Overview:
Predicted 3D model of a 349-nucleotide part of an RNA (small-subunit ribosomal RNA, central domain) from an uncultured bacterium. It matches the Rfam family "Bacterial small subunit ribosomal RNA". The RNAcentral record of the full RNA draws on ENA and SILVA. The prediction has a mean pLDDT of 87.
Context: one part of a larger RNA
């Protein structure tokens, strides 16, 4: 090279767009680049193979034939791949008619609870726990009424429901805007899949700068608890958590299961829509996306997955290659840092 994987044994890139690149429907006419057949001609001899001879055999020697699977050149085939032309409409888009959503910005609004202040009622505790203590309370505390200030977060609806590429996305109203489905078949006619770098999204946590700060709460400090107790428990508390902008780029970023195509029993649920049966808001058939459970065959070390396949296939990408030593040293590149990407080797079992 050829080969065997990749839910959990190492092993799907965190996700999407897309540059080259790679592969790519149906008919039909050309052209030969690749392919395939024929000829020439070159493929040095030796050496390997086959027959045959020479040394007493054998090794060795010799002589024939094959073969050197290539490369040139040339006629020719044209079913595949490519290429050119000309055509389809089922893949892909587009129109049209209609739909459902926490899909996204941004800006208003809103009601409950908790903290706080102020007034009033009230009087001697509250609070906390396994027990308590530390804490707060005669300077009126907890409770309870009124009122006002702020942040933050939307209970029920709520549901293996829904949207979104993945992170994610839940109070209500508005305005701007992305996608999705069904229908229908009016247009364009292969425009498609994939995707090495590339851009860009990308939770939490962290960093800049400036607001903000209700509660929660790393650190922190006191109380316990223990032998100890740098904890679990309790009382406080800071940064953060929230906004704006700018970074950071990682997570068991998970379905531990890359994209996209097409084809393989059933059965029962729930979402959005479409056709018919029916007098019908019910009920039944059916048909298209979605998302759930059980299930055959198959596959699979098992465990299990099973039209949402880990099943039969096809293309293209990533990534695996025995443990540690390491996701570390160096070097690059990227960062304010903090760190991130790439990513070894000696040695050792």
């Nucleotide at each position: 090279c050829u080969g065997g994987g990749u839910g959990u044994a190492a092993a799907g890139g965190g996700a999407g767009c897309g540059u080259a690149g790679g592969c790519g429907g149906g008919a039909u006419c050309g052209c030969a680049a690749g392919u395939c057949a024929g000829a020439u001609g070159u493929g040095a001899a030796a050496a390997c193979u086959a027959u045959g001879g020479g040394c007493u055999u054998a090794a060795c020697c010799c002589a024939u034939a094959a073969a050197c699977u290539g490369c040139a050149u040339u006629u020719g085939a044209a079913a595949c791949u490519g290429u050119g032309g000309u055509u389809c409409u089922u893949g892909a888009g587009u129109g049209a008619a209609g739909u459902a959503g926490a899909g996204g910005u941004a800006a208003g609004c809103g009601g409950a609870a908790u903290u706080c202040c102020u007034a009033g009622u009230g009087u001697a505790g509250c609070g906390g726990u396994g027990a308590a203590a530390u804490g707060c309370g005669u300077a009126g505390a907890u409770a309870u009424u009124a009122g006002g200030a702020g942040g933050a977060a939307c209970a029920u609806c709520a549901g293996u429901g829904g949207c979104g590429a993945a992170g994610g996305c839940g109070g209500c109203u508005u305005a701007c805007u992305g996608g999705g489905c069904u229908u229908u078949a009016a247009c364009u006619g292969a425009c498609g899949c994939u995707g090495a770098g590339g851009c860009u999204c990308g939770a939490a946590a962290g960093c800049g700068u400036g607001g903000g700060g209700a509660g929660c709460a790393a650190a922190c400090a006191g109380g316990a608890u223990u032998a100890g107790a740098u904890a679990c428990c309790c009382u406080g508390g800071u940064a953060g958590u929230c906004c704006a902008c700018g970074c950071c780029g990682u997570a068991a970023a998970c379905g531990a299961u890359g994209a996209u195509u097409a084809c393989u029993a059933g059965g029962u649920g729930u979402g959005g829509g479409g056709g018919g049966a029916c007098u019908g808001a019910c009920u039944c058939c059916u048909u298209c996306c979605g998302u759930g459970c059980c299930g055959c065959a198959g596959c699979a070390a098992a465990c299990g997955c099973a039209a949402u396949a880990a099943g039969u296939a096809a293309u293209c990408c990533a990534c695996c290659u025995g443990g540690g030593g390491a996701g570390u040293a160096c070097g690059a590149c990227c960062g304010c840092a903090a760190g991130g990407u790439u990513g070894a080797a000696a040695c050792u079992c």